The prediction has a mean pLDDT of 87.
Large-subunit ribosomal RNA, domain VI from a bacterium, 249 nucleotides, folded computationally.
It matches the Rfam family "Bacterial large subunit ribosomal RNA". Its family is annotated with ribosome and structural constituent of ribosome in the Gene Ontology.
Context: one part of a larger RNA
Parts: sequence; C1' cells; structure tokens
RNA sequence: CGUUGAGACUUGAGAAGAUCCGUCUUUAGUACGAGAGGACCAAGACGGACAAACCUCUAGUGUACCAGUUGGCCCACCCGGGCCAUAGCUGGGUAGCUACGUUUGGUUAGGAUAAGCGCUGAAGGCAUAUAAGCGCGAAGCCUUCUUCAAGAUUAGGUCUCUUAGAUCCCUUGUAGAUUACAAGGUUGAUAGGCUGGAGGUAUAAGUCCGGCAACGGAUUAAGCCAACCAGUACUAAUAGAUCAUCAUU
Repeated sequence: CGUUGAGACUUGAGAAGAUCCGUCUUUAGUACGAGAGGACCAAGACGGACAAACCUCUAGUGUACCAGUUGGCCCACCCGGGCCAUAGCUGGGUAGCUACGUUUGGUUAGGAUAAGCGCUGAAGGCAUAUAAGCGCGAAGCCUUCUUCAAGAUUAGGUCUCUUAGAUCCCUUGUAGAUUACAAGGUUGAUAGGCUGGAGGUAUAAGUCCGGCAACGGAUUAAGCCAACCAGUACUAAUAGAUCAUCAUU
C1' cells in the first nucleotide's frame, strides 16, 4: 500500500517441526535342536539421547535486601553512623533469569506402496502372482500430532456495529533496541506512595542487669528489607487534538 468501513471469531491452499534408540522381565529355558545353544508372536517395566514448557522442589546467579568484619577518611570526641578500598572481604538471600531441577512428548489409526509373498488366470488343453482382474506387505510416502498461515492479488468465511472505530498524548509491563504488542487513562487499581501479608536476613538502636574489662544477658524471633501477593485514589494517567466512517459530487 492492497484486500472498497470497523471490531471480534475463524476455515486452511501452503510451509515448518516432530517421527529416534536401548536394556530387562513374563511368555519360556517353551517351539526348534543329538547337544551346545535358543526364539517368532504377544504383554509389561525401566532407561539413553533429543525437544518443548516451567520455577513447586534441588541448585546457581541475584553490583538496588540483611548481617558480620579489616584498613583509612569524615560526622569535634565516646556511642552510633556515612563513604573509599574488585559489591573492600566474608556468610546468606526475594523476584526475575536459568539447569544440574520439575513436568510433558515422539501414541494410535487409516490410505497408497517398495523389496518380497500370494489368489484367480489365459496367450501356450499343462504350468504360470500377470497379460485382463484381485490381495497381503516397511522405522520409509500421504494423512493422523504441534506451530505458522488469506499478499491463498483466487487477497476466503461467520457474527455484531455502522456519526462505528482508530490514533496522537499520558500511567505502565506479561512486551520491548526503536517500533510493535499487551494492560490502563477518574464511569480508574495502570505506575508510584501508604497499609497488610508472603519471603529474606538473624535478635536493631536506646535503656536496664552482670562483669575490672573484652564482652555477655533481658527488653526481642527484634529491627531492617528489592523486583512478589493483595487492599487503598494520597500522587500521576488533566485538558484536548487529529484521522476515519456516513452523505453528496
């Protein structure tokens, strides 16, 4: 830009992906075989590699969370703190992202076949799976499974609306380089704040008690706390503008 308005929901021409392999048990030490050995068919269990999704568990990270601690500078000093030293170092760790983790998958069935095996059957009184005709037959082929998909210019279909709808702008994230997509814009929980919870650290400061002191104990599972889950309009999504539709030419 087209699909001769818009918003939803779809069909599937076509395309891509997947399709894998093993071990053990039962059948059965059976059939077979002198023995040694040792099945088809069928049923079940457990795995390997690969792939996808996810974060409940386990584990990693987690430079915006908590604590401990060394040297130095500063807040005049003590106490208590701030900053620099690879986040100074160390011990943990929420969300998110991950695998080493969890879950799931390759099932089933149909069709046409290959090699191969057949039925009926002449040419050629027989024979012959073939010449006419009819079957069986593979992890392979076409479907069945998953994803994309009407620029499939053959541009499809259904429903609803039709002064319908969309965008700019703003708050944002399940999205993201920008865009796009998605959730919202006061008829509002979209983000921040606040409150509560979960969760993480590990028992704050101050005061009191014990000890000569270092320090220990009580108040105190305290204090502090990021991305998580809710509630709550306190703050900010104000106000507005544009396109398009319709009608006429």